[in-house]
RNA sequence: AACUUAUCCAGAAAGACCGAGGGAAUGGCCCUAUGACGUCUUGGCAACCUAUUAUUUAAGGUGCUAAUUCCAACUCCUGCCAAAACAGGAGAAAGAUAAGAG
Repeated sequence: AACUUAUCCAGAAAGACCGAGGGAAUGGCCCUAUGACGUCUUGGCAACCUAUUAUUUAAGGUGCUAAUUCCAACUCCUGCCAAAACAGGAGAAAGAUAAGAG
C1' cells in the first nucleotide's frame, strides 16, 4: 500500500517564519501578496482509544481548528409529462479520521 468496523449538515485561531499557489483527484465554485499552502509556538474544539461498566470530566494517545467530506459526478426515486435539462430526496463510489487486524 491493501483489509474490517464506526463516524463525517455541530464545534474550534492568534503569533512567528516562508513566499505562490491551495482546497485529494475531474468539472464548478471558492481561498490567496490585506501573504494563502506549509512549518513552528501558544491556545481552542471534539470525545475515537486509554483512565472507566455507565454517566461525567478532559489527565494521556490520536485527530481537527474556511466553506456539509465546499458542491457535483455514478445509480435509483419524485416533481414530470415521451425524452432531455432542471430541482429535491435516498444510496453507492471515492476520501478523511479513529480503533482493530496484518
The prediction has a mean pLDDT of 80.
A computed fold for a 102-nucleotide RNA from Mucilaginibacter psychrotolerans, annotated as SAM riboswitch aptamer (S box leader).
The model forms 94% of the base pairs in the Rfam consensus.
The sequence was found by an Rfam model in a public genome assembly.